[in-house]
The prediction has a mean pLDDT of 83. Predicted 3D model of a 692-nucleotide part of an RNA (large-subunit ribosomal RNA, domain II) from an uncultured bacterium. The sequence was found in a public genome assembly. Rfam family: Bacterial large subunit ribosomal RNA.
Context: one part of a larger RNA
Order: sequence, then C1' cells, then structure tokens
RNA sequence: GCCUGCGAGUGUAUGUAUGUUGCUGGCUAAAUCCGUUAAGGGAUGGAGCCUUAGGGAAACCGAGUGUGAAUAGCGCGUCUGUAGCAUGCAUACGACCCGAAGCCGGGUGAGCUUACCAUGGGCAGGUUGAAGUUUGUCGAAAGACAGAUGGAGGACCGAACCCGUAGAUCGUACAACGUCUUGGGAUGACCUGUGGUAAGGAGUGAAAAGCUAAUCGAACCCGGUAAUAGCUGGUUCUCUCUGAAACAUCUUUUGGGAUGGCGUCGUGUGAUCCUUCUGGGGGUAGAGCACUGGAAGGGGUAAACAGGGGGAAACCUCGUUACUCCUAUCAACCUCCGAAUACCAGAAGUUACAGCACGGCAGUUAGACCAUGGGGGCGAAGCUCCAUUGGUCAAAAGGGGAAGAGCCCGGAUCGUCAGUUAAGGCCCCUAAAUCGAUACUGAGUACAACUUAAGGAAGUGAGAAUCCUUCGACAAUGAGGAUGUUGGCUUAGAAGCAGCCAUCAUUUAAAGAUAGCGUAACAGCUCACUCAUCGAGGGUUCUUGCGCCGAAGAUGAUCGGGGUUAAGUAUCGUGCCGAAGCUACGGGUUUGUAUACAUUAAUUUUUAUACAAGCGGUAAGAGAGCGUUCCAUUCUGCGAUGAAGGCAAAGGGGUGACCCAUGCUGGAGCGUAUGGAAGUGAGAAUGCAGGU
Repeated sequence: GCCUGCGAGUGUAUGUAUGUUGCUGGCUAAAUCCGUUAAGGGAUGGAGCCUUAGGGAAACCGAGUGUGAAUAGCGCGUCUGUAGCAUGCAUACGACCCGAAGCCGGGUGAGCUUACCAUGGGCAGGUUGAAGUUUGUCGAAAGACAGAUGGAGGACCGAACCCGUAGAUCGUACAACGUCUUGGGAUGACCUGUGGUAAGGAGUGAAAAGCUAAUCGAACCCGGUAAUAGCUGGUUCUCUCUGAAACAUCUUUUGGGAUGGCGUCGUGUGAUCCUUCUGGGGGUAGAGCACUGGAAGGGGUAAACAGGGGGAAACCUCGUUACUCCUAUCAACCUCCGAAUACCAGAAGUUACAGCACGGCAGUUAGACCAUGGGGGCGAAGCUCCAUUGGUCAAAAGGGGAAGAGCCCGGAUCGUCAGUUAAGGCCCCUAAAUCGAUACUGAGUACAACUUAAGGAAGUGAGAAUCCUUCGACAAUGAGGAUGUUGGCUUAGAAGCAGCCAUCAUUUAAAGAUAGCGUAACAGCUCACUCAUCGAGGGUUCUUGCGCCGAAGAUGAUCGGGGUUAAGUAUCGUGCCGAAGCUACGGGUUUGUAUACAUUAAUUUUUAUACAAGCGGUAAGAGAGCGUUCCAUUCUGCGAUGAAGGCAAAGGGGUGACCCAUGCUGGAGCGUAUGGAAGUGAGAAUGCAGGU
C1' cells in the first nucleotide's frame, strides 16, 4: 500500500415550535392493593401542576394598573386550553467522534547518576632532590659556605587506572553516543568495590538549570478524567423541490461570536412587487469664470514707495505695489449654469414571477477576477481600498479563446445515428469556401486580441499645393568657360583660390577680379554661366495607406503546428460549419388550473386525464423512500424434494437506494404484510485490530 472487520448527532430532565391522539377544564406523582416464573397489566390515590386577570418593588387597586400634580402622555395588560406520543431546535450534563501541551491528589524509585557516611582495595618503571641531620672550614657569637646524608612535593616523564582535546570512521551502526589515531591526569580536591543516607516544587549540585534508572526549566505510575481545545482532521444509503453569504453594527474583537441583511418551510394578506406614463426636488458629469482662489501676455491709472541707471537740475528711464481694461486659461474642499441615471409621489398595465407581516430551522460575516466611476501607489502591479446590492466564478457543465475558475456565446429533467443557429470559424491536422469583387504589401511583414518608442531613409500606393517645361524643362554627352590682369596692398613669393581693400570694365551665345581641388609661387583639373545633340515630362513641399532600419538574454526554436505570396492586410458580398442554446418526436417529475369517478362534516383526500409554467447547483432548509438488527401481530407462509450465507458477466423489475429469478456451493433455519424499537448504512479521520 491493499483486503476484511470495527469506527462518529446518543440518553435523561426542562423549555419551545410543528404534527397527531384523548378530554373540554385537562393531567395524575409518590405510595398502596390485585395479578404474574418473568416481562408487563389493572384498580385506588386530586397531594400537586397548568388554565380561568392583570398591573405594581410593595401596600394595594382591578379590565385595568404602574408612573405622575394630572382626567395628560407613555409602559405592561383587556384572546381557555390540558395531558400523552413523534419530529425539529435550545439549555444543563463528556453531549457528533478522535487529538494536546498541561493542572491537582496518592504512591514508587538514589541497583543509572549527584553529594555525603562507614568499611576495604589500587597506582609498572624512570627523574628531580625541599626541610632536617652530620662532617669540614671560617667566626667571639649569631651564623655563613662546602661536602655527605636525607627523601619532601595538589613536583617532572610515562604504563595500569580515570578522562574525552583534535581528526577520521560509523550514522537501517558492533553501539539509542561505539571504534581507530591523536591527546589530558596518573601520591591526589586521585581512582575504585561493598553497605548505607538524602526525592519531586523536593533532593543533590567546585553551578551546566547539570543529575535524580535511555525520562528533567519540575521524574515515573495510578487516579480526578471522556480535563479543556473560539484549533486541525473525520462524520457511513437513495431520489425530489427551493437555494444563499463572504455585507452592516457591537464585541480584550478581527481565522470566534451576537443582532440585522441574504436562504428555506409554515400560516396569513391579496397586487402592495415590477414595468410604463405623469409630476417633483437636486447640484454630480459636463461646462463656465458671475463669486472664492491659482496662473500667462499686453494696455492704462495711482502711489513715490524696495532698489538701480542718466542728468547741474527740472526730469527721463528700468523696476516695485495696488486698482482697472482686453486676450487666452485652471479648480475635490469655486459656481452665473447644468444633464443622463438614481430617488420620491400618483395613475395605468402585465404577471401563479414577485412583495409584505408573523412564526420554525438554518448557513454565511477569509471572497476572486472583469467592466465602469473614484481614493492610495508611479494615470506601477495577477497591487490595495470604496462604489455601481453591474457581470461571471464561487455554487455552472456545454461551445469558442492552441492550452485556461473570473473573458466571449450560452444556463445541462431524460432519450434520439433528426433539424436550425450563437460566439467563433471554413488549405491540411480539423466540421465547413483553396468562394466572389476591388485594392494594398514583397518585409515570411503578416497569419484574431495582446510585442514596442524617440529617431532615420529617392521602399511603394493614394490625394493635394506650387515651380520649370515643345519659345525644348530635368538628366546625360560634345564644346566653350575669355580679355584689361600677375586688380591694388602685403609679402621672400601671393598670378581667381595665406591675409587686407575694392569687386570695375571689355569681347561675348556665355564666362565670378572666382564656388571647390591643386602649386614654394606659377601651372593643372572642375564649378557657376552658355551653345549644340536629344525630345516629354521634371523639381520641391504637405496629408495619408502598407512596408524598412532602429530591434540585445540567459536549455531549442516556432503564427497552436504543418505551412502560406495568400491560406497576409483593408473594404464589401453570398453560402456553409458550429453548443447539452432553440426546434421536432417520445418519456419522467414538480407546481397551478380545469374536468371525471370515488370519498368526506368540508373544493376535504386519493387516483386518472387535459392544459400551462418549470426541473444546473456548494453551505443550508423542506419532502418522499430503500436497506440492516430486534419485538408484537399476521400469512394455520417457506424449508433436508435443501433455510441463511457464499460464488457467477450476461435474465427480469424500479428514476434510484435496491428487489426478484436461475445455476453451483452450503447444510438449518428463514421470510411476506402491518406497526413498533434502534449499538441502523463506511473510502478517507498521518483512524483501530487482524491478514497479506
């Protein structure tokens, strides 16, 4: 892990609601008596409880009473049930089940370890050489020095013994702390045997909260005990109807509760809901500058008032402050204005969908994304906080989006090898157009939405403006491009072309005292300008479509892929495909209405038929059933001619839980119907036991 078995809303009391039964005032409790093998049954018993009147703390008053000065106002009243049974819920108890760390009580432990007491035991070998003693020398002496002797020490080196420094090894081990190498102490505050003493808020401790039997910031065992757990996990058969919430307020409250909101069921009400119309108030969006403020440009007036400049001065000028006019503006805390929605009221209309009141039972109070209006943040976030009681998910499957909670389409009662559409698609993967028309793109740009900027460019299409042009444009080719003159100055030189000044005239079809290259200076090569050849458009600018560059990332790339010059892009059009949508045919079921046969005190109840509207669903509410064990009655049921149980894939019935049949096995009990009572249903709880 798997298989089999076990495994979780129970019982008592009280209250309350619903259903039902008895009585109309209801009911007996303890106890006693009768009776019985037992279980159980019958009688007596009115003690007591509920009800019949309430209000007040009470006196007390009474359909009223309390408060109060009040005859006011306000509060509570002015309705007959009671007992049993069943079910839901609540409260008290272990209270659906399992689960702490812990707290307290009484005991058991010092054969481990800590400390102490008593009594024993152990420490190879080597080294050092204290005091003391003695001899000698010196000294008056105290004593000093030297030799010998001596054998001290928490002395030295190092085995046994004790310890455990560093590293390795081991790490399902040899071992719940070992082993190997290395290391510390080794006559001492040393090590050790045996016996004894001290213990749980207590001991012992050269003190680490160490140790007190593999257990220690309070041992172990049993008990209180089913401690408590606002926490985690689990909670067992079926079908039907409805179907939430993740919000508000309060909370030693924020992962918990209470009340309200939202769900469901019952009773009542009967259009109150909703939609449309009519009538209202508003100060948001927008807009505006009339107020309050912000801010830009220009003009004017006033003050001489911060400061500066000119002038001998008068004064002029720049500037400053305030007011005012014009132009153009800004505002959540501005408004001369001002919507759409929303809200309020009144009318009409549709509708079995709603609304409202009272009562039973809940669950929810961690929400998520998308759209829109906003606050925070960076006009960041798959960010955060509100709003629209917007949408979807949550609690919603299906189709699309390559894939996908929250996007788009659309809400699955069941069946059908029928039809038709939505979103989205129609070359192949892959159902359906290699469909039609007109353009564009040449970059594989692109191939749905999301992946791009500033900037750059004779890419290319469309449109517009303007200039030149058969009196010949633009481009290209041929030719010329001269003379005074090397202008003057400067300079070594300066000749068109280092620099300064001037920039004239002539010949011309045209040609600058020169726009570049070049030389030391000249020379030389071009240009402007002109002619000829040629023969029809050319130049510049603006708007716009589609493209190009700009364009760099970490494992191998890609439009979903193949691939595509359309199967790309843009604008039109016609077909087709495409879902659990809609339609068609058939079946089930819920609710409502109607009808029919029964039935009833009763439009009460059951059944059947027709029509209409429904039938996704988590938490949750409501309803109807299946199965298991036992009890009572029943079938004067079944059974060795084979009960229960087991095995088998195949048959039959039921929406389903499940039921019936058949064959084999098995070998002694079992079932139907109607009621009743529960140790009543297993896949999950790191569940428990056994097997494997």